A computed fold for a 1591-nucleotide part of an RNA from an Akkermansiaceae bacterium, annotated as large-subunit ribosomal RNA, half A. The prediction has a mean pLDDT of 81. Lineage of the source: Bacteria > Verrucomicrobiota > Verrucomicrobiia > Verrucomicrobiales > Akkermansiaceae. The full RNA is in RNAcentral, with records from ENA.
[in-house]
Context: one part of a larger RNA
RNA sequence: GGCAUAGAGUGAAUGCCUUGGUGCUAGAAGGCGAUGAAGGACGUGAUAAGCUGCGAUAAGCUUCGGUAAACUGCAAACAAGUGCUUGAACCGGAGAUUUCCGAAUGGGGUAACCUGAUACCGUUUAACGGUAUCGUUUAUUUCUGAAUAAAAUAAGAAAUAAUACGCAAAACCCGCUGAAUUGAAACAUCUUAGUAAGCGGAGGAAAAGAAAGAGAAUUCGAUUCUGUGAGUAGCGGCGAGCGAAAACGGACCAGCCCAAACCUUGGCUUUUGUCAGGGGGUUGUAGGACCCCAAUGUGGGACUUUGAACGAUAGGUGAAGCAAAUGGAAACUUGCGACAUAGAGGGUGACAUCCCCGUAACCGAAAUCCGACAAAGCCCUAGGGAGUUCCUGAGUAGCACGGGACACGUGAAACCCCGUGUGAAUCUGCGCAGACCACUGCGUAAGGCUAAAUACUAACUAGCGACCGAUAGUGAACCAGUACCGUGAGGGAAAGGUGAAAAGUACCCCUGUGAGGGGAGUGAAAUAGAACCUGAAACCCUAUGCCUACAAGGUGUAAGAGCACUUUCGAGUGUGAUUGCGUGCCUUUUGCUUAAUGAGUCUGCGAGUUACUUUCUGUGGCAAGCAUAAGAUCUUCUGGAUCGGAUGCGUAGCGAAAGCAAGUCCGAAUAGGGCGAACAUAGUUGCAGGAGGUAGACCCGAAACGGAGGUGACCUACCCAUGGCCAGGUUGAAGCGUCGGUAAUACGACGUGGAGGACCGAACCGGUGUGUGUUGAAAAACGCUCGGAUGAGCUGUGGGUCGGAGUGAAAGGCUAUUCAAACCCCGUGAUAGCUGGUUCUCCUCGAAAUGCAUUUAGGUGCAGCGUUGCGUGCUGAUGAGUGGGGGUAGAGCACUGACAGGGCUAGGGGGCAUACCCGCCUACCAACCCCUAUCAAACUCCGAAUACCAUUCAAUGGAGCGCAGCAGUGAGACGGCGGGGGAUAAGCUUCGUCGUCGAGAGGGAAACAGCCCAGACCGGCAGCUAAGGUGCCUAAAUAGUGCUCAGUGGAAAGGAGGUGAGGUUUCAUAGACAGUGAGGAUGUUGGCUUAGAAGCAGCCACCAUUUAAAAAAUGCGUAAUAGCUUACUCAUCGAGAGACCUUGCGCCGAAAAUACUUGGCGAUAAGCACUAUACCGAAGCUCCGGGUGUCAUAUUUAACUAUAUGGCGCGGUAGAGGAGCAUUCUCUAGACAGUGAAGGGUGAUGGUGACUGACCCUGGAGUGUAGAGAAGUGAGAAUGCAGACAUGAGUAACGAUAAGGCCGGUGAAAUCCCGGCCCGCCGUAAAUCCAAGGUUUCCCGGGCAACGUUUUUCGUCCCGGGGUUAGUCGGGACCUAACCCGAGGCCGAAGGGCGUAGGGGAUGGAAAGCAGGUUAAUAUUCCUGCACCCAGUUAGGAGGACGCAUGAUCAAAAGCUACUAAGUUAUUGAAUUCUGAGGUGAUACUACGGUUGAUCCGCAUAGCUAGAGAGAGUGCCAAGAAAAGUCCUAACAUUAAUGGCCCGUACCGUAAACCGACACAGGUGGAUGGGUAGAAUAUACCAAGGCGCAA
Repeated sequence: GGCAUAGAGUGAAUGCCUUGGUGCUAGAAGGCGAUGAAGGACGUGAUAAGCUGCGAUAAGCUUCGGUAAACUGCAAACAAGUGCUUGAACCGGAGAUUUCCGAAUGGGGUAACCUGAUACCGUUUAACGGUAUCGUUUAUUUCUGAAUAAAAUAAGAAAUAAUACGCAAAACCCGCUGAAUUGAAACAUCUUAGUAAGCGGAGGAAAAGAAAGAGAAUUCGAUUCUGUGAGUAGCGGCGAGCGAAAACGGACCAGCCCAAACCUUGGCUUUUGUCAGGGGGUUGUAGGACCCCAAUGUGGGACUUUGAACGAUAGGUGAAGCAAAUGGAAACUUGCGACAUAGAGGGUGACAUCCCCGUAACCGAAAUCCGACAAAGCCCUAGGGAGUUCCUGAGUAGCACGGGACACGUGAAACCCCGUGUGAAUCUGCGCAGACCACUGCGUAAGGCUAAAUACUAACUAGCGACCGAUAGUGAACCAGUACCGUGAGGGAAAGGUGAAAAGUACCCCUGUGAGGGGAGUGAAAUAGAACCUGAAACCCUAUGCCUACAAGGUGUAAGAGCACUUUCGAGUGUGAUUGCGUGCCUUUUGCUUAAUGAGUCUGCGAGUUACUUUCUGUGGCAAGCAUAAGAUCUUCUGGAUCGGAUGCGUAGCGAAAGCAAGUCCGAAUAGGGCGAACAUAGUUGCAGGAGGUAGACCCGAAACGGAGGUGACCUACCCAUGGCCAGGUUGAAGCGUCGGUAAUACGACGUGGAGGACCGAACCGGUGUGUGUUGAAAAACGCUCGGAUGAGCUGUGGGUCGGAGUGAAAGGCUAUUCAAACCCCGUGAUAGCUGGUUCUCCUCGAAAUGCAUUUAGGUGCAGCGUUGCGUGCUGAUGAGUGGGGGUAGAGCACUGACAGGGCUAGGGGGCAUACCCGCCUACCAACCCCUAUCAAACUCCGAAUACCAUUCAAUGGAGCGCAGCAGUGAGACGGCGGGGGAUAAGCUUCGUCGUCGAGAGGGAAACAGCCCAGACCGGCAGCUAAGGUGCCUAAAUAGUGCUCAGUGGAAAGGAGGUGAGGUUUCAUAGACAGUGAGGAUGUUGGCUUAGAAGCAGCCACCAUUUAAAAAAUGCGUAAUAGCUUACUCAUCGAGAGACCUUGCGCCGAAAAUACUUGGCGAUAAGCACUAUACCGAAGCUCCGGGUGUCAUAUUUAACUAUAUGGCGCGGUAGAGGAGCAUUCUCUAGACAGUGAAGGGUGAUGGUGACUGACCCUGGAGUGUAGAGAAGUGAGAAUGCAGACAUGAGUAACGAUAAGGCCGGUGAAAUCCCGGCCCGCCGUAAAUCCAAGGUUUCCCGGGCAACGUUUUUCGUCCCGGGGUUAGUCGGGACCUAACCCGAGGCCGAAGGGCGUAGGGGAUGGAAAGCAGGUUAAUAUUCCUGCACCCAGUUAGGAGGACGCAUGAUCAAAAGCUACUAAGUUAUUGAAUUCUGAGGUGAUACUACGGUUGAUCCGCAUAGCUAGAGAGAGUGCCAAGAAAAGUCCUAACAUUAAUGGCCCGUACCGUAAACCGACACAGGUGGAUGGGUAGAAUAUACCAAGGCGCAA
């Protein structure tokens, strides 16, 4: 270290629980508000931080009821009280009080603050305090009243009223404005959709509504909602899609009032008239007025008042049980009872009808509300007739153009509505009936009101759930819209459980009077101890048994010795030396160990659902019929029953239709044909399941688009207003002066002067180069270096401009770490032909990667191939026979072409010849023809094998065919054969065909998807074989005969006396081949040529002689000779020798990078060839046992239900079909449980499997079984979500390298805290003072869990207490700038925009305080001393009042040097004594806060340095706020001397307190800023002062 077992820790799953959610039902309600709402701020308790309640009458006050003996909320404890029948507390009704903000309303404003006016009061003036009033708009009335004489109008004032304004429930309703994603597989009409969003308005409902209607019937008779009609008629790039109405069945039902005609009253008017009131009158078979006649009631109301049943807001009565056993406890069990109009539910120490609260039933209200009903009032309500005089809704109807809305997209487009223009009629009228016209009908516009049936539910009451049960259910069970994040709009968590009862551990011990623990005690239990029920896993330990230090391992599996334990003695459990075999899972792929994807581990959560509709299957009901829908009634009310026949489907078809009909249509037809009928026919409706469609539709995932929706200019861009800042040094423009110079200018010199987008260079602003940093110190910095630095400069404060918009010295830059269109929310679950993921088991069958089409190629449709059901019944594959057609392979050259040689010979070229005509030759080209030899995918005189078709026979197969349901596939790969492309390249590409892989395991090929063998139902320590093998690794032969010597056995052309075999031929005992010994001569040095040429430079010739043989010479050689040698011959030797051809096996050819590999060892076979026999060898075949599918047979059954026997099967991805397991809940039946349920640990046993689950331990209250039913029903993967825990790792780091050391103190403990002494660092800061911002961090005492990058006794941390004092400092009670708001007003669909008067608004203007002292913490605020400021209104005027640069001059603080005030004494003087404001602070004491007060100094003055500030003047061009305070004048008013209000004030403030997520090397405006050196605020070192940077 591994495995196992046991025991702890961590951790929180699981189980159980529920206070909280969620959906729905019924009732009631449907608003609140100027009588101040909703919502808040701040207060309020004896103590009081939060929540709740309440409001200065403040967890409450009064009163009326109810109830009641106890009470002072959550919330314990203690204090102090209230009440106990003379009624506290609690519950309900009514009333009182109700700070401040908020419509907010006296004015203002940064909500909860500031500040007025008038009247009255305290109280007499001022001031202060109290009470009340003072908003805007609109309407009405009254008064006043301009320009303009009167009047009128505008305008102003007052009163009254609206009891207007605002809020909400994210709902419902009406109207105005109105998208886009999306769909159409693109997109524009169209769709999404009049949706989302914005705005206005109303109510408990809203809207609509009593026909200028519907639409064709012998018609109906307001509106609304509903079931049908109907996905019909229609509309529609006639695409996607959109989609009525009439009519019928139901719910509910309700009708009315004006205008006008006419009559009358009143006002105004000269009149025509006009205004107001009353009567009258209200419609289409027209009505009314006018005229005539007639009736005095009936009915109704939606109006007002009063009364009032029931009901609402508190309540009351309310039946019936005991005992025993177990137990901590009884409600369980047992025994014996009781009640029930009550056996709903909850509680009580486990499960209670009878213990408690309740429940059924019944009863009840002082007060308030509701208001069936009643009464009264008020209002409304009728008839008949004649005439045809009057009335019956005008910028209207209609028309034209442009739009909208109607289901209806301009269409033939009616009807309705709007805009612009035009513009009627008057009942003999007018509108409509889907262009229009006619006829015929229907209605009566241009005024208004109207309940119910319908929609919704924030809040209230009561209840229910096959809804959830703490990762669920609301975001929220808990102090949650909280903590936290963001400038803001906005976003938005986590977090439940001790026990029956706190009985919450007295007391003792360890420890720092810690934390924590051990005893003791409580309790049924403390491993229930507050980090508390159960307490899984990851992870981290401890103990024990076995194993492990020569070993190469996807971690298992099969075999297995040893050791340990147990034992029922059979065996079992744990471990595992050694051996065989063996490259994870998922996804995606032709194909993955792949070096392709995903996962750190564990636990929990996490994906085909629901509604409607269509179709098919199964299964019920009824059946030529079937079913109801809405609704209604009844009921035992989550349910059931009965009505309800509207309507749907079916029962008949054909036709465009009229129509006809077992037929019909076309047609002249009785023809013919199309579609039907036949045989007789089956439908319909529930339930369940498969699949499609519409919806988000299996889940997660964009970048985007749109919003007349918002939030942002605290970053940044630009602009506006008002303020501030820029050490020091240099240069030396214009102008001017003097001199020179000129006729005069010009010009020159010197001086003066002080210009400049001038120069150098700090602060400041920037960001050039480089290094560091890169899990940083820092989400942009640090170091060095660098650019600008009086300008187009930098900067503070306040303000303005913004999302297709702003701003931009322009980079597509910037607009809050976001920019080629910000951020937030919404449409939204956008869409995604794309990627990923998609959860239990077993059984049967089982693909495809092809064709056609496609804005199509990684998608889809149809077909092909699969599966399931039904039907058919031998049709299928295959084999054999027979009969066919063919034009491929091959072959051929007869055609079409190509092509080699020859012959023959036209034609042509060339040569010769030629006066001309004839001719001749030709190794030139060459047709036809002939001979020989060839080639062809687009040649064929020929022509197979296969294949194909037909037919006969065999063939009953997971064969064929037909119909129906459901798919998947449409990326293929390699190998063989036949081709094309390519280079007869590719692990290339593309076809055909077969096979395998895909989706296929097993054996072989070392390893190796596609090759060879072979198709795995399960088990067997049985047998036989295939491919391939048999030396060892490694199962089986060290078999046989040859060959090979190369380690060939893995590579080519080419090369070679390697070697084996076969053949042909030549020579050979008449002596071959090779070797050895000899010879190899002469004419002649042949001739020629040559300087020479003698066999051997070259040319010609190549004879002859002697010989056994010998070339006018094969080679070497010489200047030429010479010399050597060969051919040739003899001798010796003694048997084969030479050449060539074919063939087996070898050799050379043969150079690459980790390590040569027949797989290794190694082997001369264990290589190669041939041969024979034996053996090995697989999941093949066989044998034995078992399972299962299907078929057959037999028996059996209600049922192809069961059993038996037999046959044939059982690899499998996508996919189809079948059968089951498990989880949660419901119903029914029947059980278990404190003698111990669920859950957790272990896991015997059983099952093919999903699973089951005994005993034991834990646990402490619920839970199984069977049969049905319903689903939030099964996880290992989604860079999944949440939590917990690992790994890296005791590793990196501990944030400027300015630095600490020693001694002492405190303490449990000191590197860090305190004190002392040294040391170091900053010192134009790292010091001091303000502003912003923060908001208690300030000071004191105590503390150390967490926070602090270590420690900590310390702290800016925690607990407790304390601290901020103003007429003069800052702000308000004063002023105005930019800018903002804005009465009236103007404009605009609405919201709203602009803007006058007026108001707000500092960064500016404007009255006044200094010194010292004092506290732990404040001081220009307190104290001491001495000062100072402020008093009207209106009008006119002055003034306030302003740039930049330069700048004579004056000059503060400060520093350095010198001196040491003043008085006094003494002195010529130098010097000295004493007193002494004030400072210093030795020593001693100390209560640690102080007290004492020795000593010393004693602020002046002078000189020098310096130059804050003031500032005359000068120059320049860019020409440089406003108002009030103030002053003067005028008018009016006025009894002053007291008063001085509100807010800020602590502390940090270049930083540990602000902005940067941090105690962060960054950022942050103004003022002071000493010494030496120096021009200097540079730089270096130091002072005061502050620090040593939290390891």